[in-house]
Molecule: Glycine riboswitch aptamer
Organism: pig gut metagenome
RNA sequence: ACUCCGGAGAAACCCGUCAGUCGGGUGCCGAAGGGGCAAUACGCGGUUAUGUUGCCGUGUAAAUCUCUCAGGCAAAAGGACAGAGU
Numbered sequence: 001a002c003u004c005c006g007g008a009g010a011a012a013c014c015c016g017u018c019a020g021u022c023g024g025g026u027g028c029c030g031a032a033g034g035g036g037c038a039a040u041a042c043g044c045g046g047u048u049a050u051g052u053u054g055c056c057g058u059g060u061a062a063a064u065c066u067c068u069c070a071g072g073c074a075a076a077a078g079g080a081c082a083g084a085g086u
Stems, first nucleotide, its partner, number of pairs: 001086004006081001011026001013025004027073003033069001034067003040061008
C1' cells in the first nucleotide's frame, strides 16, 4: 500500500415543494482531511551565584485534547481506529 472484517456521534428539521436534487433559514456532531496548543521534553540567549543553582525571555515537538474551515446529522456511501491476510 491492497483485500476482508468490526467501526461511533449528531434534525428522515422548517420554508420554496411530493421523496431526492437545488436555494434559503435555524439547531447539532467529530472518527476523512485541515488548523491550534505544552503541565512536559530537548535546546538557545540574558541575568545571578562563583561549586554542577535560581529567575526571565525565546525556538522546536503530540493526541482519541481542542476549533468546527471542510465534512457529516434515516438508510446507503464515507469513516479515525482495531483485527486478520498478502